Context: one part of a larger RNA
RNA sequence: CCCUCGUUAAGGAACUCGGCAAUCUAACCCCGUAACUUCGGGAUAAGGGGGACCCUUCGCAAGAAGGGUGGCACAGAAUUGGCCCAAGUGACUGUUUAACAAAAACACAGGUCUCUGCUAAAGCGUAAGCUGAUGUAUAGGGGCUGAUCCCUGCCCAGUGCUGGAAGGUUAAGGGGAGGUGUUUCAAAAGCACUGAACUGAAGCCCCAGUGAACGGCGGCCGUAACUAUAACGGUCCUAAGGUAGCGAAACCCCUUGUCGGGUAAGUUCCGACCCGCACGAAUGGUGUAACAACUUGGGCGCUGUCUCAACGAGGGACUCG
Numbered sequence: 001c002c003c004u005c006g007u008u009a010a011g012g013a014a015c016u017c018g019g020c021a022a023u024c025u026a027a028c029c030c031c032g033u034a035a036c037u038u039c040g041g042g043a044u045a046a047g048g049g050g051g052a053c054c055c056u057u058c059g060c061a062a063g064a065a066g067g068g069u070g071g072c073a074c075a076g077a078a079u080u081g082g083c084c085c086a087a088g089u090g091a092c093u094g095u096u097u098a099a100c101a102a103a104a105a106c107a108c109a110g111g112u113c114u115c116u117g118c119u120a121a122a123g124c125g126u127a128a129g130c131u132g133a134u135g136u137a138u139a140g141g142g143g144c145u146g147a148u149c150c151c152u153g154c155c156c157a158g159u160g161c162u163g164g165a166a167g168g169u170u171a172a173g174g175g176g177a178g179g180u181g182u183u184u185c186a187a188a189a190g191c192a193c194u195g196a197a198c199u200g201a202a203g204c205c206c207c208a209g210u211g212a213a214c215g216g217c218g219g220c221c222g223u224a225a226c227u228a229u230a231a232c233g234g235u236c237c238u239a240a241g242g243u244a245g246c247g248a249a250a251c252c253c254c255u256u257g258u259c260g261g262g263u264a265a266g267u268u269c270c271g272a273c274c275c276g277c278a279c280g281a282a283u284g285g286u287g288u289a290a291c292a293a294c295u296u297g298g299g300c301g302c303u304g305u306c307u308c309a310a311c312g313a314g315g316g317a318c319u320c321g
Stems, first nucleotide, its partner, number of pairs: 001316008010307002014305001019302001028050004036041001038147001052069007070074001082300007089292002094106002110145007122131003150285002153217003158214002160210005167205003173199002178194005218236005245279001246276001257273005
């Protein structure tokens, strides 16, 4: 000097990206316990008090009450929750990158769309066959969303899907006008080849529907008796021009936006504002009790994290054997 521990004056997070780490707390009994809430919870909330041994009284006992005694210390060792406030996200228990990620990711109950009438749809297999299922639409497959509460706006022009069948286009096939070759002296007939019109399904074109299907949801100019702003008007374009709700947000470039709170001092945090570069409604929107080895900010307690380091123990390093 290193590792693992123990103790520490005064201060008590001044350390640090961040209280990381380590303390504090702890089991049992008694008292007491808020907001909020889906009335179950929250809750061991928080916050207080007690204990050994001896005697007496009560009691069947366990034990309770009263009195006394001793120690620095009485759950005498060990095991053994720190707590609170606010916000984000995900409802929850669960699952995951065996060996750098445990999460806000996946799943989930619930919601919804769609396919499937049974030799079901779907899937595996060349097939036989099997799963689905010894099930039968309150069933089974697939997609999206993700408890619950309040809700889920407008657009079917494009793409997809579903339905329609009048017309257009259209393959093979059917059809066979016509033509060529062969035979013959020539013609006819036969045979071979070629071949127009016409006919001809689905699909596509076409006509509708459909958004919890893929998706999309404007610009310019003017206007009110201070100013500012624009309920209002005009105009262009579109399939339709973003509704409710939320909003500097896990989304805001400018930006440390502006105002308020908290601090002596706050690029973080909380509450507002709305000028949303570039939120927005099952690629769900907005809230929410409970829950979380999640993320963020604050506080109380506590401490060698620190001011600032010291001492001690064990094991290494080092020297000798």
Background:
A computed fold for a 321-nucleotide part of an RNA from a Chloroflexota bacterium, annotated as large-subunit ribosomal RNA, domain IV. Rfam family: Bacterial large subunit ribosomal RNA. Taxonomically the source falls in Chloroflexota (Bacteria, Bacillati). The coordinates come from a structure-prediction model, not an experiment, and the mean pLDDT is 87.